This is a predicted structure of a 133-nucleotide RNA (c-di-AMP riboswitch aptamer (ydaO/yuaA leader)) from a Bacillota bacterium. The organism belongs to Bacillota, within Bacteria.
[in-house]
RNA sequence: GCUUGUAUCUGGCUGAACCCGGGAUCCACCCGGGGCGGGGGAACCGAAUGUUGGGGCGAAGCCGCACCUGCGGCCGGGUGAUCUCCCUACCGAGCCCGUCAGCUAACCUCGCAAGCCGAAGGGGGGAGGGUUG
Numbered sequence: 001g002c003u004u005g006u007a008u009c010u011g012g013c014u015g016a017a018c019c020c021g022g023g024a025u026c027c028a029c030c031c032g033g034g035g036c037g038g039g040g041g042a043a044c045c046g047a048a049u050g051u052u053g054g055g056g057c058g059a060a061g062c063c064g065c066a067c068c069u070g071c072g073g074c075c076g077g078g079u080g081a082u083c084u085c086c087c088u089a090c091c092g093a094g095c096c097c098g099u100c101a102g103c104u105a106a107c108c109u110c111g112c113a114a115g116c117c118g119a120a121g122g123g124g125g126g127a128g129g130g131u132u133g
Base pairs, nucleotide, nucleotide: 011117012116013115014114018034019033020032021031022030023029035112036111037110038109039108040107045102053100054097055096056095057094061074062073063072064071065070075092076091077090083125084124085123086122087121088120
């Protein structure tokens, strides 16, 4: 100097999955306040299904070829440590309900996890800042 692993702290990314105060003091945990996200649920409207069941979360879908799960088109998604546009690259999983649910005011109810880190390269435009003259 480089690479790998572990622990702690800090910074950040996907995601709703966070912030503040107190207990008790770093964390976990508990309580309180706030915030974010999802589901169910009238009228009206609108439909849908009937085993080829139906539905929910999520970007994670549709179609056509093939036939051993791959190719292509359309479409959807995230990062690249200021914002934005374009190209290319990458991802398009998984889980749940249990025969049942359209929308839906009142109302009812659930979650606040998990995982990862230069998280991808290039081009254009803009904003702001620094240094030097």